Record summary
Large-subunit ribosomal RNA, domain VI from a Chitinophagales bacterium, 252 nucleotides, folded computationally. Its Rfam family is "Bacterial large subunit ribosomal RNA". Lineage of the source: Bacteria > Pseudomonadati > Bacteroidota > Chitinophagia > Chitinophagales. Its mean pLDDT, the model's own confidence on a scale to 100, is 87.

Context: one part of a larger RNA
């Protein structure tokens, strides 16, 4: 821009894409078959491999504004206590998020038309013949079915809501994240929990400083302490103010 008013939502599905794999074991059954040796079809169940998708409860990884220990050196006048730099100084752990080697799930079942093939009835050709007329089966393949996308499908579909006027609706602006390079998408804007703060909880680290007590002292106890990024809730304390802009009808 189009889909001959605008608008918000829910959809149909032409077309397209994805998936489609496979082993072993148990049972049927030591049955059918076979002199024996051996040894099934069909059907039922269990458990793997490779591949794929989603997810983070578990097992791990990462986790450079989390916690702790510690070395050298500089600073805060000194002690104590902190802090800068040294690959995040080094080391031990680690929330959220993101992840695989972790977890869950998938290939199926079914229907239709068939291929090779197997047939029924059956003439031409008094027989025979699956075929000539007619009829029934038959594959991981084909068409559906499963998953995704899809009306620019210009063949532009359908249903419903709102608006008949500065309307309905949208934008700008602001607080943001399940989104993200920017646009976009999604949540919210006081009729408010959108983010921050605060409080509580979960979770991490591992028992802070100061003081008191015990000990000659190192140290220990009071103390599951103190500190804490992203998690889950609660709470208007702070910031989402007021405005402004676009949008209004073609044809019969």
């Nucleotide at each position: 821009c189009g889909u001959a008013a605008g608008u918000a939502a829910u959809u149909u599905g032409a077309a397209a894409g994805g998936a489609g794999c496979u082993g072993a074991c148990c049972u049927u059954a030591g049955u059918a078959c076979g002199a024996g040796a051996g040894g099934a079809c069909c059907g039922g169940g269990u458990u793997g491999g490779a591949c794929g998708a989603a997810c983070c409860u578990c097992u791990g990884g990462u986790g450079u504004a989390c916690c702790u220990g510690u070395u050298g050196u500089g600073g805060c006048g000194c002690c104590a206590g902190c802090u800068g730099c040294a690959c995040c100084g080094c080391a031990g752990g680690g929330u959220a998020g993101c992840u695989a080697u972790g977890u869950u799930c998938g290939g199926a079942a079914g229907a239709g038309a068939u291929a090779a093939g197997c047939g029924c009835u059956g003439a031409a050709a008094g027989c025979a013949u699956c075929u000539a007329a007619g009829c029934a089966c038959g594959a991981a393949g084909c068409u559906c079915a499963c998953c995704u996308c899809a009306a620019g499908a210009u063949g532009a579909g359908a249903u419903u809501u709102c608006u008949u006027u500065u309307a309905a609706g949208g934008g700008c602006c602001g607080u943001u994240a399940a989104a993200g390079a920017u646009g976009a998408u999604a949540a919210c804007g006081u009729u408010g929990a959108u983010a921050g703060g605060u409080c509580g909880c979960a979770g991490g680290u591992g028992u802070a400083a100061a003081g008191a007590c015990a000990g000659u002292g190192a140290u220990g106890u009071c103390a599951a302490a103190g500190c804490c990024g992203a998690g889950c809730g609660a709470u208007a304390c702070u910031a989402a103010u007021u405005a402004c802009c676009c949008g209004u009808a073609u044809g019969c």
It was read from a public genome assembly.